[in-house]
Molecule: transfer RNA
Organism: Patescibacteria group bacterium
Parts: sequence; C1' cells; structure tokens
RNA sequence: GCCUAGGUGGCGGAAUUGGUAUACGCGCACGACUUAAAAUCGUGUCCCGCAAGGGAUGUGGGUUCGACUCCCACUCUAGGCA
Repeated sequence: GCCUAGGUGGCGGAAUUGGUAUACGCGCACGACUUAAAAUCGUGUCCCGCAAGGGAUGUGGGUUCGACUCCCACUCUAGGCA
C1' cells in the first nucleotide's frame, strides 16, 4: 500500500429483504430474606429538559416518509496479502 471483518449503555452482547435502539447477561443502587453475611428473590438503572419534547449506534456527510441496517469519505481495532 491492497483486501476482509468489525466499532451499539459502566462491561459483554442482540436487533438487517430499512419500520418501537439499548433485548438478554454481568455490574451497580435500593429493598426482602438472615443474628450478620453469602446465595437467592423483587424493583430500578443512556443523556438533556419542570414539562411537552428533543438527542444518542466510531466521526462527518448522502439517499429515504423512515437508517444500527443502504451509499461516500475519514478514523480506530483485528486478521490476511504484498
């Protein structure tokens, strides 16, 4: 330099013939249970905003009524080729 795969909450990781973003697990907070704890169980857990509402999938654009998903550029990670 070229090719391929990938980047989504605090962490792992789903969601694609384009149609509710953050399912599920872990972690964390509070509570129940216990003499106390562990284990287990319950509720909650992206950001801004008083609210209405708005924003957010590596970054910036494009297409579309509508984009994590399609297109372009860039960037980072992993693998391969030279």